Model confidence (mean pLDDT): 83 of 100. A computed fold for a 71-nucleotide RNA from Patescibacteria group bacterium UBA1370, annotated as transfer RNA. It was read from a public genome assembly. Taxonomically the source falls in Bacteria candidate phyla (Bacteria). It matches the Rfam family "tRNA". Rfam classes the family as a transfer RNA.
[in-house]
RNA sequence: GCGGGCGUAGUUCACCGGUAGAAUAUCUCCCUUCCAAGGAGAAGAAGAGGGUUCGAUUCCCUUCGCCCGCU
Numbered sequence: 001g002c003g004g005g006c007g008u009a010g011u012u013c014a015c016c017g018g019u020a021g022a023a024u025a026u027c028u029c030c031c032u033u034c035c036a037a038g039g040a041g042a043a044g045a046a047g048a049g050g051g052u053u054c055g056a057u058u059c060c061c062u063u064c065g066c067c068c069g070c071u
Stems, first nucleotide, its partner, number of pairs: 001070007010024004018054001026042005047063005
């Protein structure tokens, strides 16, 4: 330099045009003499910019970061 893949919650992963969901962590409450465990609830996310579309995490382009391969 060229090609391919990945980027979603603090973390690990789903979903892939029509409200973004789970586990775990965090916080609150219940339970308990207290802690842990357990139960209930809450808050929390689509790498960035642009385009297409009635509507984009999803499709297209550019760009950034990481990984793999070729040279």